[in-house]
Predicted 3D model of a 346-nucleotide part of an RNA (small-subunit ribosomal RNA, central domain) from Chitinophaga sp. BHS15. The RNAcentral record of the full RNA draws on ENA and SILVA. Its mean pLDDT, the model's own confidence on a scale to 100, is 88.
Context: one part of a larger RNA
């Protein structure tokens, strides 16, 4: 190394766009590079195989044959492949009419909660807990009304719902931009599929600056629990949370299931088209979910959204720890990331 493999036993890159590359739809015509067939040259001997012979056998030795599956030239063949050109539509795309969404970004506007000030009203407790304390509070609290300022989050609707490539996305309205899905077909005509390297984007949490600043709450102080209690529980509380702008790049970034494409029994439900139409049946396309067969699975399960049957690229896995650590190298402003062993152990 082959080989078997990647939901859960080691193993799918977070995601996505895409460069080299690999792989790729129907007809036909030419070359004949790879393939196929036939031919010549070469492919040293010695070894290796066969046969036969010398040393008394053997090992050895020596004759002969055969091989030496290569490369080189030359003639043919043309079904694949490859090239070159013609042609096609069904893959791919563009148009056209519609439809759909918490897809992004951005500005403006709302109400209920909360906090906190100010005004009233009102008198002694409020709070919190298993049960207390710590805290607040005769300087008038809690509590109830009124007005006024702020941040953030958007209850009912809401769902096995919807978008989105993935992170994610939820008040309500405008602008600006992205996608998907349909239904008739009109255009180009293989333009495609994946993709190492690379770009890009990536929840929280963290980092720099420069605002905010309600509420929530790492650190921290307190009060309890307790043998202790550096916690669970209580009051308080500071970075963060919330914006801009630039960093960071990690997560059980999870369907622990890559991306494409073709085919393979049913049944229900439900989003959005479309056709049709009576409010029932029923029919078709994309989507999202239950269930149940071949089929596959060690099972547990999956099961036209497959973990079935095939095919194409990629990206990982090879006993356990040491270890996702040490070197070393790229990247960060750190904080760390990525890439990534071995000695020793079992």
């Nucleotide at each position: 190394c082959u080989g078997g493999g990647u939901u859960u036993a080691a193993a799918g890159g977070g995601u996505g766009c895409g460069u080299a590359g690999g792989c790729g739809g129907a007809a036909u015509u030419g070359u004949a590079a790879g393939u196929c067939c036939g031919u010549g040259g070469u492919g040293a001997a010695a070894u290796c195989u066969c046969c036969g012979a010398g040393c008394u056998u053997a090992a050895c030795u020596c004759g002969g044959a055969a091989a030496c599956u290569g490369c080189c030239g030359u003639g043919g063949a043309u079904a694949c492949u490859a090239u070159a050109g013609u042609u096609c539509u069904u893959g791919a795309a563009u148009g056209u009419u519609g439809u759909g969404g918490a897809g992004g970004u951005u500005u403006g506007c709302g109400g209920a909660a909360u906090a906190u000030g100010u005004c009233a009203u009102g008198u002694a407790g409020c709070g919190g807990u298993g049960a207390a304390a710590u805290g607040c509070u005769u300087a008038g609290a809690u509590a109830u009304g009124a007005c006024a300022u702020a941040g953030a989050a958007c209850a009912c609707c809401g769902a096995u719902u919807g978008c989105g490539a993935a992170g994610g996305c939820a008040g309500c309205a405008g602008g600006c931009u992205a996608c998907a899905c349909a239904a008739a077909u009109a255009u180009u005509g293989a333009c495609g599929c994946u993709g190492a390297g690379g770009c890009a984007c990536g929840a929280a949490a963290g980092c720099g600056u420069g605002g905010g600043g309600a509420u929530c709450a790492a650190a921290c102080a307190g009060g309890a629990u307790u043998a202790g209690a550096u916690a669970c529980c209580c009051u308080g509380g500071u970075a963060g949370u919330c914006c801009a702008c630039g960093c960071c790049c990690u997560a059980a970034a999870c369907g622990a299931u890559g991306a494409u494409u073709a085919c393979u029994c049913g049944a229900c439900a439900u989003a959005c088209g479309c056709g049709a139409u009576a409010c029932a049946c029923a029919g078709u396309g994309u989507g999202u979910g239950u269930c149940u067969g071949a089929g596959c699975g060690a099972a547990a399960g999956c099961a036209u959204u497959a973990a079935g049957u095939a095919a194409u690229c990629c990206a990982c896995c090879u006993g356990g720890g040491a270890a996702g650590u040490a070197c070393g190298a790229c990247c960060g402003c750190a904080a760390g990331g990525u890439u990534g062993a071995a000695a020793c152990u079992c």